About this RNA
SAM riboswitch aptamer (S box leader) from uncultured Parafilimonas sp., 115 nucleotides, folded computationally. It was read from a public genome assembly, where an Rfam model found it. Taxonomically the source falls in Parafilimonas (Bacteria, Pseudomonadati, Chitinophagia, Chitinophagaceae).

RNA sequence: CACUUAUCAAGAAAGGCAGAGGGAUAUGGCCCGAUGAAGCCUUGGCAACCCUUACAGCGUCGCAACUGUAAAGAAGGUGCCAACUCCUCCCGAUUAAAAAUCGGGAAGAUAAGUC
Numbered sequence: 001c002a003c004u005u006a007u008c009a010a011g012a013a014a015g016g017c018a019g020a021g022g023g024a025u026a027u028g029g030c031c032c033g034a035u036g037a038a039g040c041c042u043u044g045g046c047a048a049c050c051c052u053u054a055c056a057g058c059g060u061c062g063c064a065a066c067u068g069u070a071a072a073g074a075a076g077g078u079g080c081c082a083a084c085u086c087c088u089c090c091c092g093a094u095u096a097a098a099a100a101u102c103g104g105g106a107a108g109a110u111a112a113g114u115c
Base pairs, nucleotide, nucleotide: 002114003113004112005111006110007109008108013043014042015041016040017039021032022031023030028087029086044081045080046079049077050076051073052072053071054069055068056067057066085107089105090104091103092102093101094100
């Protein structure tokens, strides 16, 4: 990098260095930013994907493996700490139409796994 699966309405910031951009990409919006963007470092935190435990199911001679849970936890591996994934695009539904909302898809992010 590619593929598969799951999740994406919640949550969580201070300090130092730095010095003009940033919100994935493209278009258009709308925002954030010299009361300091990106990036790097330190510390802190959030969450619970992996993980640990418990319970149940399945299974077993008994285990294990596997599946599940509005359950408990947070040592470790990631991730994250403005705005729904900030909104966009395509299809469909509701509507007289628009706006808006909802469902699905595409794209993307993260995790786990596979080659």